This is a predicted structure of an 87-nucleotide RNA (c-di-GMP-I riboswitch aptamer) from Paenibacillus sp. SYP-B3998. The coordinates come from a structure-prediction model, not an experiment, and the mean pLDDT is 83. The organism belongs to Paenibacillus, within Bacteria. Rfam family: c-di-GMP-I riboswitch aptamer. About the family: GEMM was predicted in a large-scale screen for bacterial structured RNA regulatory elements.
[in-house]
Parts: sequence; C1' cells; structure tokens
RNA sequence: CACCGAAAAUGGCAAACCGAGUGAAAGCUUAGGACGCAAAGCUAUAGGGGCUCUCGUGCAAAAACACAGUGCCAGCCAGCUGUCGAA
Repeated sequence: CACCGAAAAUGGCAAACCGAGUGAAAGCUUAGGACGCAAAGCUAUAGGGGCUCUCGUGCAAAAACACAGUGCCAGCCAGCUGUCGAA
C1' cells in the first nucleotide's frame, strides 16, 4: 500500500413508529425513537433499477391504463471518497 472485516479501539449514522412543518403525490425537513449499517458518507437527463402522477399527451363516456417530465428514492445494485488495524 492492497485485500479483508475482528468477541479490538475511537467514534458515527438512524429504519419502523410518533409530534410539528412542507409537497398534488412519491417524498423531504425537524424533535423524539432505534430496526439495523464497516461506508446507512457523497453522487439522481453523464450507469442500471424503482416510486409518484399536479400539469401535458395517447386511449377513453368516465374511471382505469400507458408515455413524457431538469419530481422523488443512495437503507436496491453501482461509481467515487474515507476511519481503525486483528486473523
């Protein structure tokens, strides 16, 4: 240095749920709360995948469905960066 991830150390993050706010929604912010995480740090028309459907388009009697979108998800995979040092 690389790989790797321990009955190690310093620590870190925070699911569900709930209160307040925000958004059409998915979701997000914040206070509480811990299911868990060796990257649960960052990256979202310059990788893939997924979610929503206000407006618009197609279809349509309506609903439903499909598409588009510089909307959303990084705790889905992935890319980039990083702490420690046992086997």